The RNA shown here (c-di-GMP-I-GGC riboswitch aptamer) has 95 nucleotides and comes from a Woeseiaceae bacterium. Its mean pLDDT, the model's own confidence on a scale to 100, is 88. Its Rfam family is "c-di-GMP-I-GGC riboswitch aptamer". Rfam links the family to the GO term cyclic-di-GMP binding. NCBI's taxonomy places the organism under Bacteria, Pseudomonadati, Pseudomonadota, Woeseiales, Woeseiaceae.

RNA sequence: UUGAACAAGGGCAAACCUGUCGAAAGGCGGGGACGCAAAGCUACCGGUCUAAACCGAACCUCACGAGGUGAAGUAAGACAGCGGGGCCGCUCACA
Numbered sequence: 001u002u003g004a005a006c007a008a009g010g011g012c013a014a015a016c017c018u019g020u021c022g023a024a025a026g027g028c029g030g031g032g033a034c035g036c037a038a039a040g041c042u043a044c045c046g047g048u049c050u051a052a053a054c055c056g057a058a059c060c061u062c063a064c065g066a067g068g069u070g071a072a073g074u075a076a077g078a079c080a081g082c083g084g085g086g087c088c089g090c091u092c093a094c095a
Base pairs, nucleotide, nucleotide: 001095002093003092004091011036012035016031017030018029019028020027021026034081040087041086042085044084045083046082047079048078049077053074054073058069059068060067061066
């Protein structure tokens, strides 16, 4: 460098339950293990999720000044355990 069959020390932890933060997606802590050789880090590219806020079709009320409800849309929010890229790294060698 390449690879992950065997072995050892081990590591991480899906669903679900629970506490907490958040509008939500989701994050973090505890329990728990479906899996994972980068399931370590990073939203750069694609993708997916969410829509508080923004915007606003339409509708309602009105003293005609205005007020209210609010579909769709939008990432600047999120996912690294969806794929690719970047950075770093343990053990082993069927190379």